[in-house]
RNA sequence: GGGGCGUUAGCUCAGUUGGUUAGAGCAGAGGACUCAUAAUCCUUUGGUCGAGUGUUCAAGUCACUCACGCCCUA
Numbered sequence: 001g002g003g004g005c006g007u008u009a010g011c012u013c014a015g016u017u018g019g020u021u022a023g024a025g026c027a028g029a030g031g032a033c034u035c036a037u038a039a040u041c042c043u044u045u046g047g048u049c050g051a052g053u054g055u056u057c058a059a060g061u062c063a064c065u066c067a068c069g070c071c072c073u074a
Stems, first nucleotide, its partner, number of pairs: 001073007010026004019057001028044005050066005
């Protein structure tokens, strides 16, 4: 240089062929239980989906550019 994959909550990850609200587990906060702690159970906060442009009535999802990470290849 060429090619492929990935980037979604503090962390690890889902997200169907573009459509009804962006989710799970862990972590955080509050509560129940307990003499107390842990465990367990209940409730709950937290995102504008790596940045941008475009297509569309509508984009996490499609196209393009860029950034970062990993892999293959020369």